[in-house]
Molecule: Guanidine-I riboswitch aptamer
RNA sequence: CAAAUCGUUUUCUAGGGUUCCGCGGCACUGCCGGACAGCGACCAAGAGAAAACACGCGGCCCACUGCCGCGGACACGGAGGGAAAAAAGCCCGGGAGAA
Numbered sequence: 001c002a003a004a005u006c007g008u009u010u011u012c013u014a015g016g017g018u019u020c021c022g023c024g025g026c027a028c029u030g031c032c033g034g035a036c037a038g039c040g041a042c043c044a045a046g047a048g049a050a051a052a053c054a055c056g057c058g059g060c061c062c063a064c065u066g067c068c069g070c071g072g073a074c075a076c077g078g079a080g081g082g083a084a085a086a087a088a089g090c091c092c093g094g095g096a097g098a099a
Stems, first nucleotide, its partner, number of pairs: 007053006015043002020040001021038001022036001023033004055071006074094001076097001080092003
């Protein structure tokens, strides 16, 4: 200096706003309010958690299928843009950049 790898999904959390519900207000079958701080619902982490599967290694088994154990390191990070409610640690992005 360069390259490769750092798996997938589900559930949850930090966090997020405002379609719905609830709550509040009003001139009340509707309109307005998220500077409503709601364990309702919804979105949600590469650098958060857990689990399953997959992967690698070792062992068991004649072999296959399968079973058991172990392993998965490190990770500072804008601005700007995107979303059929809107926003966000979501996506662009292990990006730009920094060390």